[in-house]
Context: one part of a larger RNA
Molecule: small-subunit ribosomal RNA, central domain
Organism: Proteinimicrobium ihbtica
RNA sequence: CUGGGCGUAAAGGGCGCGUAGGUGGUUACGUAAGUGAGAUGUGAAAGCCCCGGGCUUAACCUGGGAAUUGCAUCUUAUACUGUGUGACUGGAGUGCAAUAGAGGGUAGUGGAAUUUCCGGUGAAGUGGUGAAAUGCGUAGAUAUCGGAAGGAACACCAGUGGCGAUGGCGGCUACCUGGAUUGACACUGACAGUGAGGCGCGAGAGCGUGGGGAGCAAACAGGAUUAGAUACCCUGGUAGUCCACGCCGUAAACGAUGAGAACUAGAUGUUGGCCAGCUUAGACUGGUCAGUAUCGAAGCUAACGCGAUAAGUUUUCCGCCUGGGGAGUACGGUCGCAAGAUUAAAACUC
Numbered sequence: 001c002u003g004g005g006c007g008u009a010a011a012g013g014g015c016g017c018g019u020a021g022g023u024g025g026u027u028a029c030g031u032a033a034g035u036g037a038g039a040u041g042u043g044a045a046a047g048c049c050c051c052g053g054g055c056u057u058a059a060c061c062u063g064g065g066a067a068u069u070g071c072a073u074c075u076u077a078u079a080c081u082g083u084g085u086g087a088c089u090g091g092a093g094u095g096c097a098a099u100a101g102a103g104g105g106u107a108g109u110g111g112a113a114u115u116u117c118c119g120g121u122g123a124a125g126u127g128g129u130g131a132a133a134u135g136c137g138u139a140g141a142u143a144u145c146g147g148a149a150g151g152a153a154c155a156c157c158a159g160u161g162g163c164g165a166u167g168g169c170g171g172c173u174a175c176c177u178g179g180a181u182u183g184a185c186a187c188u189g190a191c192a193g194u195g196a197g198g199c200g201c202g203a204g205a206g207c208g209u210g211g212g213g214a215g216c217a218a219a220c221a222g223g224a225u226u227a228g229a230u231a232c233c234c235u236g237g238u239a240g241u242c243c244a245c246g247c248c249g250u251a252a253a254c255g256a257u258g259a260g261a262a263c264u265a266g267a268u269g270u271u272g273g274c275c276a277g278c279u280u281a282g283a284c285u286g287g288u289c290a291g292u293a294u295c296g297a298a299g300c301u302a303a304c305g306c307g308a309u310a311a312g313u314u315u316u317c318c319g320c321c322u323g324g325g326g327a328g329u330a331c332g333g334u335c336g337c338a339a340g341a342u343u344a345a346a347a348c349u350c
Stems, first nucleotide, its partner, number of pairs: 004321003007304002012318001014201004021194001023192001025088007033081002035077008049065006091191001092188004096183004103177007110154001115149007125136002162169002206247006215241002220236004258317006266295012299306002323350003332343004
């Protein structure tokens, strides 16, 4: 250096964009750098190895050969790789016409419900639990009717349904805006795939400044329970949850499964296109693309299971793993207002 692995045993980066790099479709011609062949020179001697010789053998000494797998130059080959020039359309992309969608942002707006306030009716309880009590209530609560305010979330539709790179996204309307899919043609002509660094996005909690605050609710207080109860249950309740701007950068960020490509039986749903068929023109049937879900052949797997959405068979690139603990810790660096994040050991021990 090569050789093993990463769904659950250690191990896929949270996700994207993309620089360098390594990788790359079909075809013709040129070149000959890589690559292959031959020649020449060199690759000291000794040693190792082979065949001999000399000491009675051996060790040892000695002759010849081989080896020295390398390097340089020259000649030659041109399949593959590279490179140059030209061409191609299958990869990739653009145009055109449609389609579906909780994709993103901003503004506006709607009804139900909770709470509070005001007013009416009304009377003594209410609330809560396993049972209670704290709490609320004759200063009129709870209940009920009418009115007002304010904040947050959007019942039914709703679906192993949809959209998005991940995180995630759900009332309605308008505006701005990203992506995807399908169809038939036209165009560009390899423009591609991956991606160390880098840049951006990134639930919740948390932080800063300023608003907002209905409900819920860490902390906290009280009531219970209990041997105790710093809990589970109950009554309250502040940060927070909401908005704007700025940080943080982590999650069982999970499909615990990186991205892309090619190939390999079927069956049954379902979403969005397109096409065809017909007795019944539909809530039908079949075909075909793009998703999504369940079963399953071959194959794989330690097993569980996976199985065209692979964990099958191949291929390109990146990330990561190497016994348990110490430890995702210390120290140092970088980032952060902080909380902390990230990078990341060793002694020792089993």